Molecule: SAM riboswitch aptamer (S box leader)
Organism: Anaerolineae bacterium
RNA sequence: UACUCAUCGAGAGCGUGUGAGAGAUCGGCUCUAUGAACACGCGGCAACCCCCGGAGCGCCGGGACGGUGCCAAUUCCGACAGAGGAUGUACUCUGGCAGAUGAGGA
Numbered sequence: 001u002a003c004u005c006a007u008c009g010a011g012a013g014c015g016u017g018u019g020a021g022a023g024a025u026c027g028g029c030u031c032u033a034u035g036a037a038c039a040c041g042c043g044g045c046a047a048c049c050c051c052c053g054g055a056g057c058g059c060c061g062g063g064a065c066g067g068u069g070c071c072a073a074u075u076c077c078g079a080c081a082g083a084g085g086a087u088g089u090a091c092u093c094u095g096g097c098a099g100a101u102g103a104g105g106a
Stems, first nucleotide, its partner, number of pairs: 003104006013042005021031003025079004043071003048067002050063005075098001080095005
């Protein structure tokens, strides 16, 4: 870097440094000098890997030392297709695309 599989409506922030951007892309909308992003420290959430128990595989219950991850807004919403509705609007639903995270074999 690409591929395969699983999940993405829940949950969890303070301090210090620094100083203008951030939310992947585009559009919208939002956050931000009452301090963005990033780094560090401490704290926390969750339970993918992991550990224990049960059950004839994919399940259920429990744990949290360790490897990741995460701690504004559903993955902030939409993007493509179909359906509903409708006045060429708003809107609703389903699937997909894209993305993120984990695990795996290359």